Notes
The part of an RNA shown here (small-subunit ribosomal RNA, 5' domain) has 477 nucleotides and comes from a Parcubacteria group bacterium. The source organism's lineage runs through Bacteria and Bacteria candidate phyla. The sequence was found in a public genome assembly.
[in-house]
Context: one part of a larger RNA
């Protein structure tokens, strides 16, 4: 000097664009934040003469492993960089093949019966893309070979077809697993390690491995710092510097890793699953006391904690996502408003003229000087203010559709009118005089000032600097 997710003083006119719990991963009243799909399925309600249509509870299918939040664990199963090889992959593209034929049940619903509720039980009887056998096997798995062994679903439409199903290969993206290397402090941590290192076999896995086990062998790592303690999410980037390097790792984007603290599976292609289950634990709530409910590190709000950090807001219009043949629902993801001068960037607070110079204030050596063209006064503009008038893009699409908005803009009228402060003045360091104070009161970044003429304390005039700011802490270059 520059810098910030800042705070604090004092002040404060407008716009655009960013940007806002860094502290208690503390606790949450309340509202929403993942659905869809009757063109998979039976039955119900309700509305209609009927055809048919509208609702949702239930079985089924996709989604819900995305998308959104924290950063608390992790010094390494993390991350970055370059490699590999023994694997997987819903949906999407593309190629080849089939889609035949039965068949048991089961919620819904009905009958009961328990409970205060949550829910529970049992009798009956029903669909299907929902389960299960047979059939085929292009192919695929296992095999040296002979061979064994594995599929399917309809729906919709008058009808051509459509949208599915199934198997196998190939791609795309998407993912798990190895490896070398990079990657904070500590030696007042010097030895660590029995599944430990390695091997045979055999289980597990989508796969490779002590990943797990039986045997066998005694190896393995370490001053090039093992093991231990301590701090910490990596990382592109970000500030700051001529680099070189130092410090960060808010927004944004990649990657992990967490969902009150723990543990375990199911269920799937995918989860050991924030708005999924089961348990233990601490908390909170209801309770008829028997027992249940519940997790805002999702958006908003509260309560507490802090020097601090916002609205219980509007809309799917747009460009994503889920589902669906679509129509179209859902989308606190986005998109916009709202509130912080929070930070950067723009404008403005008038402009021309106006006395050897008004008042007032200071201040004087009593003549004068200074504030000063400063002001009044005279023209003048019209950024902006404020009235009144049009009036968008953002819509992709022949019609329909825009939260933001009667916003941006653009015309006209009026108006100098709403709009300057702060720190600063010994010296570093740009910028002095007066009056009070008298080592007090006070200043102070550092040297220091202050004890009767304080350019350095408090006031004033009066000057320097920066300016909607300014100063001053706190940090990092």
């Nucleotide at each position: 000097g520059g810098a910030u997710g800042a705070a604090u003083g004092c002040u404060g006119g407008c716009g655009g664009u960013g940007u806002g719990c860094c502290u208690u991963a503390a606790g949450c009243a309340u509202g929403c934040a993942a659905g869809u799909c009757g063109a998979a399925c039976g039955g119900g309600u309700c509305c209609g003469c009927a055809a048919g249509g509208a609702c949702a509870a239930g079985u089924g299918g996709c989604a819900a492993a995305c998308g959104g939040g924290u950063g608390a664990g992790u010094a390494a199963u993390a991350c970055g960089u370059a490699g590999g090889a023994a694997c997987u992959u819903a949906c999407c593209c593309u190629a080849a093949a089939g889609u035949g034929g039965g068949g048991a049940a089961u919620a819904g619903c009905u009958c009961a019966u328990c409970g205060a509720a949550a829910g529970a039980u049992g009798g009956g009887g029903u669909a299907a893309u929902g389960c299960c056998g047979c059939a085929u096997a292009u192919g695929g798995u296992c095999g040296c070979a002979a061979g064994a062994u594995c599929a399917a679903a309809g729906u919709c439409g008058c009808a051509a077809g459509a949208c599915g199903c199934u198997u196998u290969a190939g791609g795309a993206g998407a993912g798990g697993c190895c490896u070398a290397c990079g990657c904070c402090c500590u030696a007042u941590c010097a030895g660590g390690u029995a599944g430990u290192u390695g091997g045979u076999g055999a289980g597990g896995u989508a796969a490779u491995g002590g990943c797990u086990c039986a045997c066998c062998a005694a190896g393995c790592c370490u001053a090039u710092g093992a093991c231990g303690g301590g701090u910490a999410g990596c990382c592109g980037g970000u500030a700051u510097g001529a680099g070189a390097g130092u410090a960060u790792g808010a927004u944004c984007g990649g990657c992990c890793a967490c969902a009150a603290g723990g543990u375990a599976a199911c269920u799937g292609a995918g989860a050991c699953a924030c708005g999924g289950u089961g348990c233990c634990u601490a908390c909170a709530c209801c309770u008829a006391c028997g027992g249940g409910u519940g997790g805002c590190a999702g958006c908003a709000a509260c309560u507490g904690g802090g020097a601090a950090u916002a609205u219980u807001g509007c809309g799917c219009a747009a460009g994503g996502g889920a589902c669906g043949a679509a129509a179209g629902u859902c989308u606190g993801a986005c998109g916009c408003a709202g509130c912080g001068a929070c930070a950067c960037c723009g404008c403005g607070u008038g402009u021309g003229g106006g006395a050897a110079g008004a008042a007032g204030c200071u201040u004087u050596u009593c003549g004068g000087a200074g504030u000063g063209u400063a002001a009044a006064c005279c023209a003048c503009u019209g950024u902006g203010g404020c009235a009144g008038g049009g009036g968008a893009a953002c819509a992709a699409u022949u019609u329909u559709u825009g939260a933001g908005c009667g916003u941006a803009c653009c015309c006209u009228g009026c108006u100098a009118g709403a709009a300057a402060g702060c720190a600063c003045c010994u010296g570093c360091u740009a910028a002095c005089u007066a009056c009070g104070u008298g080592c007090c009161a006070g200043a102070a970044g550092c040297c220091u000032c202050g004890g009767u003429a304080a350019u350095a304390c408090g006031u004033a005039g009066g000057g320097u600097g920066c300016a909607a700011g300014c100063a001053u802490u706190a940090u990092c270059c």